The RNA shown here (transfer RNA) has 73 nucleotides and comes from a Candidatus Falkowbacteria bacterium. NCBI's taxonomy places the organism under Bacteria, Bacteria candidate phyla, Candidatus Falkowiibacteriota. Its mean pLDDT, the model's own confidence on a scale to 100, is 82. Its Rfam family is "tRNA". Gene Ontology term of the family: triplet codon-amino acid adaptor activity.

RNA sequence: GCCGACUUAGCUCAAUUGGUAGAGCAACGGUAUCGUAAACCGUAGGUUAUCGGUUCAACUCCGAUAGUCGGCU
Numbered sequence: 001g002c003c004g005a006c007u008u009a010g011c012u013c014a015a016u017u018g019g020u021a022g023a024g025c026a027a028c029g030g031u032a033u034c035g036u037a038a039a040c041c042g043u044a045g046g047u048u049a050u051c052g053g054u055u056c057a058a059c060u061c062c063g064a065u066a067g068u069c070g071g072c073u
Stems, first nucleotide, its partner, number of pairs: 001072007010025004019056001027043005049065005
């Protein structure tokens, strides 16, 4: 230098082929216990890497940029 894959909650990952984003763990609160942990119930947490485009509607499609990983030279 060229090619490909990936980027979503604190972490690990989903999201039906475009219809308005969820689970587990972690965190917080509660129940229970003499107390702690486990257990059970609940709550909160998101500019879907960034910018732009298409569309009535974009995590999803298109382009550019950034980062991570892999391959080729």